[in-house]
Model confidence (mean pLDDT): 84 of 100. Small-subunit ribosomal RNA, 3' major domain from an uncultured bacterium, 473 nucleotides, folded computationally. RNAcentral holds the full RNA, with entries from ENA and SILVA. Rfam family: Bacterial small subunit ribosomal RNA.
Context: one part of a larger RNA
RNA sequence: UGACGGGGGUCCGCACAAGCGGUGGAGCAUGUGGUUUAAUUCGAUGAUACGCGAGGAACCUUACCUGGGCUAGAAUGCUGGUGGACCGGUAGUGAAAGCUAUCUUUGUAGCAAUACACCGCCAGUAAGGUGCUGCAUGGCUGUCGUCAGCUCGUGCCGUGAGGUGUUGGGUUAAGUCCCGCAACGAGCGCAACCCCUAUCACUAGUUGCCAUCAGGUAAUGCUGGGAACUCUAGUGAAACUGCCGCCGCAAGGCGUGAGGGAGGAGGGGAUGAUGUCAAGUCAUCAUGGCCUUUAUGCCCAGGGCUACACACGUGCUACAAUGGCAGAUACAAAGGGUUGCUACCUGGUAACAGGAUGCUAAUCUCAAAAAAUCUGUCUCAGUUCGAAUUGAGGUCUGCAACUCGACCUCAUGAAGCUGGAAUCGCUAGUAAUCGUAGAUCAGCAAUGCUACGGUGAAUACGUUCCCGGACCU
Repeated sequence: UGACGGGGGUCCGCACAAGCGGUGGAGCAUGUGGUUUAAUUCGAUGAUACGCGAGGAACCUUACCUGGGCUAGAAUGCUGGUGGACCGGUAGUGAAAGCUAUCUUUGUAGCAAUACACCGCCAGUAAGGUGCUGCAUGGCUGUCGUCAGCUCGUGCCGUGAGGUGUUGGGUUAAGUCCCGCAACGAGCGCAACCCCUAUCACUAGUUGCCAUCAGGUAAUGCUGGGAACUCUAGUGAAACUGCCGCCGCAAGGCGUGAGGGAGGAGGGGAUGAUGUCAAGUCAUCAUGGCCUUUAUGCCCAGGGCUACACACGUGCUACAAUGGCAGAUACAAAGGGUUGCUACCUGGUAACAGGAUGCUAAUCUCAAAAAAUCUGUCUCAGUUCGAAUUGAGGUCUGCAACUCGACCUCAUGAAGCUGGAAUCGCUAGUAAUCGUAGAUCAGCAAUGCUACGGUGAAUACGUUCCCGGACCU
């Protein structure tokens, strides 16, 4: 000077408390450990690994295993030699890769020799490596933590390490601001500037809108038209403790105060200081060193990454009547679409198929929102709850669904009656609950992830205690 203390003081955070819903018990999905295996590729391992890298493992991916092949090699450049236009085709063998044999064509400039371009072969030179080391590194990332801190110049103090400033009294979400002070200033952080959202105005009206006028239909902004409204997308206004009252020297605090769409940071996002963990990543990429070079490189077929006594994490579905089933009827937002999304018609119980039309999209389409509401039924039961598992028959994608895809129909109908010790999330349009879309993608193991809207709570006395953090001592 730091760090630490089952020392002290002050303060904060879904940290506790007050509440709501879960996990831990069941079945399944998924990741991990372990075990097994020819291989079950590799990495991630308290918080900060475990629906993580992977925003898609049937082949490919793929790095692993078994077997078959290649050796200047799968790609690219250069030099020399050699053959031929290139391209392309055929046959044999083979699981394919590969190996072997063979056919066709005869480029551009030039009279020609030759040169150039392209391709193959030979020789040479540069290869290649998801091999090791993240404890040699860059870059990127997690975490403490969106916590309020971390420093510098000059001055002053101290022999010096250092201190002061940054402490103190208040205040704040904040080293935020005020007052004081041997300090005076400054920088990185805080805040603001950026984006979305809540209100209004202006501008612009097509593909969107339809109040007024007219026409028309079985019906529909369907048509003429309109520019009001909604909306779209650009510009601006608006909130500043500005006003009032109380407290305070000030900063600021309090108020079912006014006004206002919004009130004291309005709500959300992006934004992550100096540093910590020799944290993570040599398998995104880059890179030092080491290792390998007829193999630790490259190509191919098949298998594996999907195994299964078991243990753990994260989820989904339930155990039912605030419910299940059947019928009827409403109301979103945000996205995607030409190798695509497909209206509509027909066939099929259905997955889907055969036709057909519009759309490169505010135009057409995916598209039905679902919870909700109304009516009927079931009447507390392992059931009309629950859906695992299994059998049979199909559909689709794709060279190909055996290992190992999804979906549909019929049948089957397991465990499970609210879960021990323990433990997690959440303070408002939040939790809970209900659907919708997208990326990846031929298809899909998505119950994941990332977005979107619908319905919509309870509780917070308080800071003694648990956990983490900040300041002073």